Fluoride riboswitch aptamer (crcB RNA motif) from a Gemmatimonadota bacterium, 62 nucleotides, folded computationally. Taxonomically the source falls in Gemmatimonadota (Bacteria, Pseudomonadati). The sequence was found by an Rfam model in a public genome assembly. It matches the Rfam family "Fluoride riboswitch aptamer (crcB RNA motif)". Rfam 15.1 lists 2,293 matches to the family in 1,982 species. Model confidence (mean pLDDT): 80 of 100.
RNA sequence: CUUGUAGCAGGCGAUGGAGUUCGCCUUCAACCGCCCUCAGGGCUGAUGACUCCUACCGAUCA
Numbered sequence: 001c002u003u004g005u006a007g008c009a010g011g012c013g014a015u016g017g018a019g020u021u022c023g024c025c026u027u028c029a030a031c032c033g034c035c036c037u038c039a040g041g042g043c044u045g046a047u048g049a050c051u052c053c054u055a056c057c058g059a060u061c062a
Stems, first nucleotide, its partner, number of pairs: 009026005016053006033043004
């Protein structure tokens, strides 16, 4: 330096934080949204899922 296996651990799941849980990846990785007439135009959501907080959006009341 290269390859394989195992363990520990870490990282990731379209925009923030925390907890729980699921899945994926082992660094040339997992991951990096969707649609259309595609130089451009349009749409949803702070979650992979659940709960809470923050931000954003809409409605009503004081």